[in-house]
RNA sequence: GGACAGGCCUCUGGAGAGACUCGUCUGAGCACCGAAGGGGAAAACCAAAACAUUGGUGAAACUCUCAGGUAAAAGGACAGGGGAUUUAGG
Numbered sequence: 001g002g003a004c005a006g007g008c009c010u011c012u013g014g015a016g017a018g019a020c021u022c023g024u025c026u027g028a029g030c031a032c033c034g035a036a037g038g039g040g041a042a043a044a045c046c047a048a049a050a051c052a053u054u055g056g057u058g059a060a061a062c063u064c065u066c067a068g069g070u071a072a073a074a075g076g077a078c079a080g081g082g083g084a085u086u087u088a089g090g
Stems, first nucleotide, its partner, number of pairs: 005086002008083006018030001020029003031070003037066001038064003044057005
C1' cells in the first nucleotide's frame, strides 16, 4: 500500500411441493418437494497387484431424501449493489 480473492455485515431479487388426515395436536399417518446442511456419484488421476483386479482422490443446480420443507410469515442455494475487514500480488 492493498485487491477483480476469502470470510463477515447489510440492501434487493429469489423456485418447488397437502392451509392434507386423525377423538392422543410440542404427536402420529399417508402423499409430495429440493435451493440451508448432509450422503452418493462418472471421466480422469494416484497407489498396490497374482495383470483377473483391488484401494484411494474425485464438481454441480445431477442423484438420494437422513435432515429440512409443502397458505402467509420465516428460511432459502444462487445472483447483484453497498460497507467495514483480512490477506495475496505489487
This is a predicted structure of a 90-nucleotide RNA (Glycine riboswitch aptamer) from Paramaledivibacter caminithermalis DSM 15212. RNAcentral records the identical sequence in 2 taxa. Its Rfam family is "Glycine riboswitch aptamer". Its family is annotated with glycine biosynthetic process in the Gene Ontology. The organism belongs to Paramaledivibacter caminithermalis, within Bacteria.